[in-house]
Context: one part of a larger RNA
C1' cells in the first nucleotide's frame, strides 16, 4: 500500500447492489418448513345445496357440490441446513469394467378369466394417557392363483420358469337384465429392447505438519471352493500357503471437509476456502435394519445412552446443523414479516392444492458504487475569535447583503416492465364410423402482481431538512499562543515532559480523508 463475513470509539443525509453466529455440531418455548390425488376404492364426520317428513324445536336421505378419517398410488432419498467427523479413492484430474436406474423419450408385444382377505364402519373390552385387543360386515389401480409369452430369464439342446388394472370423455348402428356390452379417444397397467438422466465400483497422478513417532500388520497378503451383492473384490466363511507395507517416511500423533475460486503480488509464490457453484460427510450421541427404483433415511422405524417434558407411578412423549425466534457463549452477526405474482419442485387429466425452495420487504454505514448537504456575486476586507513588534496580521469572499437554482428528502398527481400461460369461443390439420371427445397450430376474448405509496415522469414550496473524523517533532502533508513543570500525560519507531514544550492538555489556525474517519485484529 492492498484486502476483510470484521469488531471498537466518535459521527451520521439519500439511493442502488451485495453480504450479515467466524464463538457453544450448546440447550431450545411458540408458529410455520411435504404433501397431493374422489378421473384407484369403500364411503359421508363436518360445511353448502336439493328432496322427503315435521309436533315448526327439528329429523331423515350421499342425491349433488365437495370432503374429515381410512384403504390405495406417487412424493417424503429432491429442495433447505451445518462442517462435527474424515489425511481418505474423501476431494481434484484423467482413465476403466463387472453394474443398477422410479418418473421421461423412442420402438415393440400384450392388457383374458377367477379367488380369498382386510382397514374404514358396527359391537364388546383394556388403559390416566399414548394407544391396544377380540368378534362381525365391506371395496379397490391393495393381495393371490389360473390362462397366454413375441421378446426375457434358467438349463445346455431335451426342456423349464415367469405378467398385467383399471379409470375417465364422447358416440351412430347392433345387442341389452336398461346397469351396460360394443366402438373410439385420453390417462394408466404388464413384458422386452434402446436412449437420456442419476447412481454404485476400480485404477494412474496430485492433496498439511511432526522422526523429540522406526518399525507396522493376523482376514493380515495371496490362492482354492462356497456364500453374498445390482455389480468386481477377504466383502464374508472354510481350507491351504506365508505373505503384505516401510527413510521415495509405513505406523503413530497433531491439525483440517475438498475443489472451482478468493486475497495479495510485476510474476514466481504466499495466505485462504464466508457468500455463489460442484463433490463429500453429518442430522441429540452410538448402533441396526425395514420399506423402496433409490436411504441404512434432518422434520421415518427399532434398540441402547444422556437430557427435557407428561403421568393416575403401571407407562408414555420429544429432537431447529430447515425459516423466523429464545436463553447461553462471545469483541461480534438481523424480522417470531409478505406472497406463491415470477422461476423451480411434489401431487393431480385439469381446475387447483402444497412449497420459510424461491421472489420480495424489514433491521444494522457491514462493504462497494453513485448523489447531496447549494450556485453566482459580494471589501465597509463588518463584528467576534486568535496572534501581535500595537503599526497591524489572520480567520476571510468566509459571513451578512443581493441575484439565482431545487438534485435528494417532503407533499400531491400520473404511471411502465417483470404476464407468459391456464380457462372460454372459434378456424385449419391429425385421429375417428363420426361434424362428439381428444391432440397440434393460429385467431379472438376474459382475467391473474407479493414487491407497491414500484421504477420513471409531472407539479408544489423553500436554501429551505443534511459534516464529521483523524492528524499537524522527524519518518509524513500541516504552527502559533496559553496551561502544566520528568507531574499530569503522549508514543508505530526514534523518542517528548525536570518553567519560554511546533511532541502532554486546551484554544486559534492549518493538513488529509469524507458519510464517513480513526483504532485494533488478520493476510499478502
Nucleotide at each position: 500500500g492492498a484486502u476483510u463475513g470484521a469488531a471498537c470509539g466518535c459521527u451520521g443525509g439519500c439511493g442502488g447492489c451485495a453480504g450479515g453466529c467466524c464463538u457453544a455440531a450448546c440447550a431450545c418455548a411458540u408458529g410455520c418448513a411435504a404433501g397431493u390425488c374422489g378421473a384407484g376404492c369403500g364411503g359421508u364426520a363436518g360445511c353448502a345445496g336439493g328432496c322427503c317428513c315435521u309436533u315448526c324445536g327439528g329429523g331423515g336421505u350421499g342425491c349433488u357440490g365437495a370432503c374429515g378419517a381410512g384403504c390405495g398410488g406417487c412424493g417424503g432419498a429432491c429442495g433447505g441446513g451445518u462442517g462435527a467427523g474424515u489425511a481418505a479413492c474423501g476431494c481434484g484430474u484423467g482413465g476403466g469394467a463387472a453394474u443398477c436406474u422410479a418418473c421421461c423419450c423412442u420402438u415393440u408385444a400384450g392388457u383374458g378369466g377367477g379367488g380369498g382377505a382386510u382397514a374404514a364402519c358396527c359391537u364388546g373390552g383394556g388403559g390416566a394417557a399414548a394407544c391396544c385387543c377380540a368378534g362381525g360386515c365391506u371395496a379397490a389401480u391393495a393381495c393371490c392363483g389360473c390362462a397366454u409369452a413375441a421378446g426375457u430369464c434358467c438349463u445346455a439342446u431335451g426342456g423349464g420358469a415367469g405378467a398385467a388394472a383399471g379409470c375417465g370423455g364422447g358416440g351412430g348402428a347392433u345387442c341389452u337384465u336398461c346397469g351396460g356390452a360394443c366402438c373410439u379417444c385420453g390417462c394408466g397397467c404388464u413384458g422386452a429392447a434402446g436412449g437420456a438422466u442419476g447412481a454404485g465400483c476400480c485404477c494412474g497422478c496430485g492433496u498439511c505438519a511432526g522422526a523429540u513417532u522406526a518399525g507396522c500388520u493376523a482376514g493380515u497378503u495371496g490362492g482354492u471352493a462356497g456364500g453374498g451383492u445390482a455389480a468386481g473384490g477377504g466383502c464374508c466363511u472354510a481350507c491351504c500357503a506365508a505373505g503384505g507395507c516401510g527413510a521415495c517416511g509405513a505406523u503413530c500423533u497433531g491439525u483440517a471437509a475438498c475443489u472451482g475460486g478468493u486475497c495479495u503480488g510485476a510474476g514466481a509464490g504466499g495466505a485462504u476456502g464466508a457468500u455463489c457453484a460442484g463433490u463429500c460427510a453429518c442430522a441429540c450421541c452410538g448402533g441396526a435394519a425395514c420399506u423402496g427404483a433409490g436411504a441404512c433415511a434432518c422434520g421415518g422405524u427399532c434398540c441402547g445412552g444422556a437430557c427435557u417434558c407428561c403421568u393416575a407411578c403401571g407407562g408414555g412423549a420429544g429432537g431447529c446443523a430447515g425459516c423466523a425466534g429464545u436463553g447461553g457463549g462471545g469483541a461480534a452477526u438481523c424480522u417470531u414479516g409478505g406472497a406463491c405474482a415470477a422461476u423451480g419442485g411434489g401431487g393431480g387429466c385439469a381446475a387447483c392444492c402444497c412449497u420459510g425452495a424461491u421472489c420480495c420487504a424489514g433491521c444494522a454505514a457491514u462493504g462497494c458504487c453513485g448523489c447531496g448537504u447549494g450556485u453566482g456575486u459580494g471589501a465597509a476586507g463588518a463584528a467576534g475569535g486568535c496572534c501581535u513588534g500595537c503599526g497591524g496580521g489572520u480567520u476571510g469572499u468566509a459571513a451578512a447583503g443581493c441575484a439565482c437554482u431545487u438534485u435528494c428528502a417532503g407533499c400531491a398527481g400520473g404511471g411502465a416492465g417483470g404476464a407468459a400461460a391456464a380457462g372460454c369461443u372459434u378456424a385449419a390439420g391429425c385421429u375417428u364410423a363420426a361434424u362428439a371427445c381428444g391432440c397440434u397450430u393460429g385467431a379472438g376474448u376474459c382475467u391473474u402482481g407479493a414487491c407497491g405509496u414500484u421504477a420513471c415522469c409531472u407539479g408544489c414550496a423553500g436554501a429551505a431538512g443534511a459534516a464529521g473524523c483523524a492528524c499537524c517533532g522527524g519518518c509524513u502533508a500541516a504552527c502559533u499562543c496559553c496551561g502544566u513543570g520528568c507531574c499530569a500525560g503522549c508514543a508505530g519507531c526514534c523518542g517528548c515532559g525536570g518553567u519560554a514544550a511546533u511532541a502532554c492538555g486546551g484554544a486559534g489556525g492549518g493538513u488529509g480523508c469524507a458519510a464517513g474517519c480513526g483504532u485494533u485484529a488478520a493476510u499478502c

About this RNA:
A computed fold for a 524-nucleotide part of an RNA from an uncultured bacterium, annotated as small-subunit ribosomal RNA, 5' domain. Its Rfam family is "Bacterial small subunit ribosomal RNA". The prediction has a mean pLDDT of 88.